[in-house]
């Protein structure tokens, strides 16, 4: 350096929930908690999925475009800690 991999061994992130708080909203931040995670570090490029807003449709829906939000949906791209070939 590539690759492979979580069993060891140091660690490491934190999901549902529950308070505080910002957001029209999906959600996000902080504290509590730990379902999990070999990248569950980082980016919103492409895909999904969700939110708002308009238009078009006989209402709800459903398309279609803007604009958003999720990296713990996936694909991509970058960074790395051990072990091992």
């Nucleotide at each position: 350096c590539a690759c492979u991999g979580a069993u060891a061994a140091a660690g490491g992130c934190a999901a549902a929930u529950c308070c505080a708080u910002c957001g029209u909203g999906a959600g996000g931040u902080g504290g509590a908690g730990a379902c999990g995670c070999a990248a569950a570090g980082c980016c919103a490029g492409g895909g999904g999925u969700c939110u708002c807003g308009a238009a078009g449709c006989g209402u709800u829906u459903c398309u279609u475009c803007g604009a958003g939000a999720u990296a713990g949906c996936u694909c991509g791209g970058u960074u790395g800690c051990c072990a091992g070939u």
Predicted 3D model of an 85-nucleotide RNA (c-di-GMP-I riboswitch aptamer) from a Chloroflexota bacterium. The sequence was found by an Rfam model in a public genome assembly. Its Rfam family is "c-di-GMP-I riboswitch aptamer". Gene Ontology term of the family: cyclic-di-GMP binding.